[in-house]
RNA sequence: UUACGAAAAAGGCACACUUACUGAAAGGUAGGGUCGCAAAGUUAUGAGUCUACGGCAUAGUAAUAUGCUAAGAUUGUCAGACUACCGAA
Numbered sequence: 001u002u003a004c005g006a007a008a009a010a011g012g013c014a015c016a017c018u019u020a021c022u023g024a025a026a027g028g029u030a031g032g033g034u035c036g037c038a039a040a041g042u043u044a045u046g047a048g049u050c051u052a053c054g055g056c057a058u059a060g061u062a063a064u065a066u067g068c069u070a071a072g073a074u075u076g077u078c079a080g081a082c083u084a085c086c087g088a089a
Stems, first nucleotide, its partner, number of pairs: 004087002012037002017032006035076001041082003045079003048074003054069006
């Protein structure tokens, strides 16, 4: 230095839930909270999953309904890339 993750130390993040705001929704942001996490740090690059404003199609006189579709979301779904504390085997 790389890989790896035993013990300990210094720390870090914050599931569910909840309050407010925001969004068409999925969700997100902030506060509280603390299930857990050795990358539960960053990045939507690949996949999976979620939603369907909009678009397309179908039915209907119409209102509307149904289906498909991400350019939306999810990094605490799995990987890739980048960065990083400590130091046994």